[in-house]
Molecule: Fluoride riboswitch aptamer (crcB RNA motif)
Organism: Bacteroidia bacterium
RNA sequence: AGAAUAUGUGGCAAUGAUGUCUGCCCGGAACCGCACUUUGGUGCUGAUGACGUCUGUUUUACG
Numbered sequence: 001a002g003a004a005u006a007u008g009u010g011g012c013a014a015u016g017a018u019g020u021c022u023g024c025c026c027g028g029a030a031c032c033g034c035a036c037u038u039u040g041g042u043g044c045u046g047a048u049g050a051c052g053u054c055u056g057u058u059u060u061a062c063g
Stems, first nucleotide, its partner, number of pairs: 010025004016054006033044004
């Protein structure tokens, strides 16, 4: 690095990681923000579902 077999529980909640809690889903699933629009497109908010920590970003003040 490749192949085969067996086993486990797993996934999701509009932008990262992690802990806790809550909710949802069983795979054609849960989930995939808002406003305007001529449906071509334009604009806006938030790193959370909630709380906490870290990181990134933004604003203000001080050194």